[in-house]
Context: one part of a larger RNA
RNA sequence: CUGGGCGUAAAGCGCGCGUAGGCGGUGAUGAAAGUCAGUGGUGAAAGCCCCCAGCUUAACUGGGGAAUUGCCAUUGAAACUGCAUUGCUUGAGUAUGUGAGAGGAUAGUGGAAUUCCUGGUGUAGGAGUGAAAUCCGUAGAUAUCAGGUAGAACACCAAUGGCGAAGGCAGCUUGCUGGGGACUUAUUGACGCUGAGGCUCGAAAGUGUGGGUAGCAAGCAGGAUUAGAUACCCUGGUAGUCCACACAGUAAACGAUGCAUACUGGGGCUUCCGGAUUUAAUUCGGGGUGCCGCAGCUAACGCGUUAAGUAUGCCGCCGGGGGAGUACGUACGCAAGUAUGAAACUC
Numbered sequence: 001c002u003g004g005g006c007g008u009a010a011a012g013c014g015c016g017c018g019u020a021g022g023c024g025g026u027g028a029u030g031a032a033a034g035u036c037a038g039u040g041g042u043g044a045a046a047g048c049c050c051c052c053a054g055c056u057u058a059a060c061u062g063g064g065g066a067a068u069u070g071c072c073a074u075u076g077a078a079a080c081u082g083c084a085u086u087g088c089u090u091g092a093g094u095a096u097g098u099g100a101g102a103g104g105a106u107a108g109u110g111g112a113a114u115u116c117c118u119g120g121u122g123u124a125g126g127a128g129u130g131a132a133a134u135c136c137g138u139a140g141a142u143a144u145c146a147g148g149u150a151g152a153a154c155a156c157c158a159a160u161g162g163c164g165a166a167g168g169c170a171g172c173u174u175g176c177u178g179g180g181g182a183c184u185u186a187u188u189g190a191c192g193c194u195g196a197g198g199c200u201c202g203a204a205a206g207u208g209u210g211g212g213u214a215g216c217a218a219g220c221a222g223g224a225u226u227a228g229a230u231a232c233c234c235u236g237g238u239a240g241u242c243c244a245c246a247c248a249g250u251a252a253a254c255g256a257u258g259c260a261u262a263c264u265g266g267g268g269c270u271u272c273c274g275g276a277u278u279u280a281a282u283u284c285g286g287g288g289u290g291c292c293g294c295a296g297c298u299a300a301c302g303c304g305u306u307a308a309g310u311a312u313g314c315c316g317c318c319g320g321g322g323g324a325g326u327a328c329g330u331a332c333g334c335a336a337g338u339a340u341g342a343a344a345c346u347c
Base pairs, nucleotide, nucleotide: 004318005317006316007301008300012315014201016199017198021194022193023192025088026087027086028085029084030083033081034080035077036076037075038074039073040072041071042070049065050064051063052062053061054060091191092188093187094186095185097183098181103177104176107173108172109171110154114150116148117147118146119145120144121143125136126135162169163168206247207246208245209244210243211242215241216240220236221235222234223233258314259313260312261311262310263309266292267291270288271287272286273285274284275283276282296303297302320347321346322345329340330339331338332337
């Protein structure tokens, strides 16, 4: 390299946009680059292979053939691929009206709860645990009533539900804005698929600057437990959690399942749109989301029109375990670190 693979054994980039490249619907015409056929030249000899011959045989040697799978020239063919011209509408896109949604970012606003503050009532406890203690409280706590402040999160609705490419998204309202669905026509006419590099987005924790800080709470302190207890339990409590801007770029970033297209039995549930039926029940078509299961696949588990089935195109990745996602180098980063990524040795 060929070959074999990637749900769980090693292996799908966290997700998207997209450059080069690869691949690409359907008809006609043309030229003939790929392709195919004929002819000529060349492809040294020896060797290899086949046949025959010479040394008594063989090795060895001689003769003939084949092969030399290639290259060049030339004459043709035109199905397929490519190229050129011209069409088509099924792929893809656009338009009109239509409908669903926690899709995004922005400004505003609401109630419950919690803490704290002020005042009233009121008196000796409260809190906490397996049991306690640290802790709070006669300087009046806990409880209760009234008023006020602050920050963060949005009970019920709520769903096996919806939206988003992924991360993710949930009180309510305003204007701004992205994507997708169904129906009917109209319209462009292959404008498509994938995508090395590249670029964007990317939970939590973390970093920088400036705010904010109610609750919770790494680290830390104290009380317990214990042989010890750098823990589990308790009392406190700082970063952080929140906001703005900037960085970081990782996760069991999971469906552990790359994207696109086509094809291949069914069943009942749910969500969105449309049609039929007088409303409804019912039923039909399309888009999504889950379940069960034919065939088939699979080492098994299981998957099964949302495939892990049958195929095609393109990308990424894997090749025993450890050493090791380490060392070194390089790039990026304020740092933490991230990306790329070995070997010796060893089993």

RNAcentral holds the full RNA, with entries from Greengenes. This is a predicted structure of a 347-nucleotide part of an RNA (small-subunit ribosomal RNA, central domain) from an uncultured bacterium. Rfam family: Bacterial small subunit ribosomal RNA. The coordinates come from a structure-prediction model, not an experiment, and the mean pLDDT is 87.